[in-house]
RNA sequence: UCGUUUGUAGUUUAAUGGUAAAACUCGAAGCUCAUAACUUCUCACCAAAGGUUCAAAUCCUUUCAAACGAA
Repeated sequence: UCGUUUGUAGUUUAAUGGUAAAACUCGAAGCUCAUAACUUCUCACCAAAGGUUCAAAUCCUUUCAAACGAA
């Protein structure tokens, strides 16, 4: 310098262009003499900017970050 892949909640992962989902963690409540365990509930998210579309996490372009490969 060029090419490929990836980017979603605090973490690990889902999601045929059609209401963004689950587990764990954190927080609250219940249970208990208390703690742990267990049960219930809540909070929180599409890397950024544009474009296409009635509708974009998804398709297209550019940028950013990470990994890999070639020279």